[in-house]
């Protein structure tokens, strides 16, 4: 210097052909149970889908471009 991949909740990651509300599991909090804890059950909260920028009616998804991670060439 060249080329792939990848970024979605606090952590791991799912999200179909681009479509009306963006989800799981852990985590946390509340509640039940319990003499109490732990386990388990019920519920709730939590998100700038990395940035800018375009296509489109309509972008988490598609282009282009910064930026961070990650591999491979040289």
């Nucleotide at each position: 210097g060249g080329g792939c991949c990848u970024a979605u909740a606090g952590c791991u990651c799912a999200g179909u052909u681009g479509g009306u509300u963006a989800g799981a599991g852990c985590a946390u909090c509340u509640g039940a149970c319990u003499c109490a804890u732990a386990a388990u059950c019920a519920g709730a909260g939590g998100g700038u889908c990395c940035g800018c920028g375009g296509u489109u009616c309509g972008a988490g998804u598609c282009c282009g471009u910064g930026u961070g991670g990650g591999c491979c060439c040289a």
This is a predicted structure of a 74-nucleotide RNA (transfer RNA) from an uncultured Ignavibacteriales bacterium. It matches the Rfam family "tRNA". By type it is a transfer RNA. Its mean pLDDT, the model's own confidence on a scale to 100, is 80. It was read from a public genome assembly.